[in-house]
Molecule: transfer RNA
Organism: Alienimonas californiensis
RNA sequence: GGACGCGUAGAUCAGUUGGUUAGAUCGCCACGUUGACAUCGUGGAGGUCGACGGUUCGAGUCCGUCCGCGUCCAC
Repeated sequence: GGACGCGUAGAUCAGUUGGUUAGAUCGCCACGUUGACAUCGUGGAGGUCGACGGUUCGAGUCCGUCCGCGUCCAC
């Protein structure tokens, strides 16, 4: 330098004909339960979906460029 894949909550991930509230599990916080801790139950906070543009009535999802990570190929 070229090809491909990935980037969504603190962590691991889902979101697959573009469509009305962006979710799950673990973790975190509060409350209940306990003598206390753990477990369990209930509730809550936490995301401008890697960045910037484009297409569209509408984009996490499609297109372009760039950034980061990984695998392979090449000088």